[in-house]
RNA sequence: GACAGAUGGCCGCGCCGGAACCUUGCGUUCCGGUGAGGAAAGUCCGGACACCACAGGACACGGCGGUGGGUAAUCCCCACCGGGCCCCGGUCGCGGGCUCAGGGAAAGUGCCACAGAGAACAGACCGCCAGCGGGCCGCUUCGGCGGCAGCGGGCAAGGGUGAAACGGUGCGGUAAGAGCGCACCGCGCGUCCGGCGACGGACGUGGCAGGGCAAACCCCGUCGGGUGCAAGCGCAAGCAGUGUCGUGGGCCCUUGCGGCCCGCCCGCGGUCCGCGGGUUCCGGCAACGGAGCGGCACGGGUGGCGUGCAGGAGGCCGUCCGGAAACGGCGGUCCCAGGUGAAUGGCCAUCACCUCGCGACGGCGACCUCGGUCGGCGUCGCGGGGGACGGAAUCCGGCUUACCGUC
RNA sequence: GCGAGAUAGCUCAGGCGGUCAGAGCGUCGGAUUCAUAACCCGGAGGUCGAGAGUUCGAGUCUCUCUCUCGC
Numbered sequence: 001g002a003c004a005g006a007u008g009g010c011c012g013c014g015c016c017g018g019a020a021c022c023u024u025g026c027g028u029u030c031c032g033g034u035g036a037g038g039a040a041a042g043u044c045c046g047g048a049c050a051c052c053a054c055a056g057g058a059c060a061c062g063g064c065g066g067u068g069g070g071u072a073a074u075c076c077c078c079a080c081c082g083g084g085c086c087c088c089g090g091u092c093g094c095g096g097g098c099u100c101a102g103g104g105a106a107a108g109u110g111c112c113a114c115a116g117a118g119a120a121c122a123g124a125c126c127g128c129c130a131g132c133g134g135g136c137c138g139c140u141u142c143g144g145c146g147g148c149a150g151c152g153g154g155c156a157a158g159g160g161u162g163a164a165a166c167g168g169u170g171c172g173g174u175a176a177g178a179g180c181g182c183a184c185c186g187c188g189c190g191u192c193c194g195g196c197g198a199c200g201g202a203c204g205u206g207g208c209a210g211g212g213c214a215a216a217c218c219c220c221g222u223c224g225g226g227u228g229c230a231a232g233c234g235c236a237a238g239c240a241g242u243g244u245c246g247u248g249g250g251c252c253c254u255u256g257c258g259g260c261c262c263g264c265c266c267g268c269g270g271u272c273c274g275c276g277g278g279u280u281c282c283g284g285c286a287a288c289g290g291a292g293c294g295g296c297a298c299g300g301g302u303g304g305c306g307u308g309c310a311g312g313a314g315g316c317c318g319u320c321c322g323g324a325a326a327c328g329g330c331g332g333u334c335c336c337a338g339g340u341g342a343a344u345g346g347c348c349a350u351c352a353c354c355u356c357g358c359g360a361c362g363g364c365g366a367c368c369u370c371g372g373u374c375g376g377c378g379u380c381g382c383g384g385g386g387g388a389c390g391g392a393a394u395c396c397g398g399c400u401u402a403c404c405g406u407c
Numbered sequence: 408g409c410g411a412g413a414u415a416g417c418u419c420a421g422g423c424g425g426u427c428a429g430a431g432c433g434u435c436g437g438a439u440u441c442a443u444a445a446c447c448c449g450g451a452g453g454u455c456g457a458g459a460g461u462u463c464g465a466g467u468c469u470c471u472c473u474c475u476c477g478c
Stems, first nucleotide, its partner, number of pairs: 001407003005351007013035009022025001037389001041400002044398005049228004061224005066080005081102001082100006103219002108217002110213003125159002127155003131151002135148005167185006186208001187206008232307004241298007248262005253256001263279007280291004314334005320329003353386010364375004408478006416432004425463001434450004456472005
């Protein structure tokens, strides 16, 4: 990196289309079609899409960090550079593999426990070295010599501490030492050459200045507006609410503060009829206000339904083209769930694969009483066992994690 | 589609990495009491959810995974 069993039968599930039936329910039956993955997972990155916000820019906050390229984009991929580790060949060297969150420690701040003399403009415990004196001890040819201790100095080679001790190794040098001097290595700076670049090489120069940590704050560069399909859009009916108009019912036409009839209430006359007034309730009435009811208009919001929503940065193939590769282009071919807590399953048979046991055959090795025993390999037959991780929910590109096994 | 957490048997601390692994309750032993409880004294008990990385050094910083809770 690839595969994630195949075919057939029976039973069962969801969706879509058609037909039939009556119990009109997204009902039942029948027929046809269709129905998970390499990770559908984790939600760790990056986008598409949608709405909201927004003059421009900066600050703040957060992510990322060698260089060049790929891409819609990335903390992804490819190639290269540099560091570290490992391997091969007899060494220098060269080659191969794995791995790296790999800018800046010479802008500033901070931290470096314990141990240790000293932990960053460092330091002297043991030690090394010479000097000084009326110290002490020993030897003495009495001139001195050696050792120990003390005093004030020089040094940092060696010991010791530590994760880390202010370049490393060697030679010279020195009282002892020290880049004090020299050679090589490392490092800094400059010039030239090669490379798009990271960087590499050569030459010169400097005695070395500048310990580590930025997955500590920070600096530099670069990217980022916010919220996520429960985004968003549409629709029927009803409800809450808001505004406005009206205020018992019916009829007529000249549509008007109109008329008539009926119902109810109040008052008067009269005795079962007439007249007058009023017309939901409350504030005594009117006006006005409030409550109720009715008509009309508007109508937030809602997992109610539809849409977004499956033709896409789409899959597969290519003796094609460009490129070192990632990838891009061109051509051909295919349509491949759209889903509401949510269907996509189970059994049997055959074949294929893996594995275990037994038996037969073939050849190999060991033991040995020379004829057998044991071990493992291959083929065939019979029987048994096994097939994981897991489960779409707006979509896509990555990463990570899980996974029986096989190539 | 998002957010928080995991430390002793239980409930929780642990600031800017270091001899810092703690507190209360519980448990065990002792003391007290006639006996028990309470009070007092002392002790045990931890791979800091798992695995990597950075660092001299990780409970703490970073990444991946598991589990739990919440919107």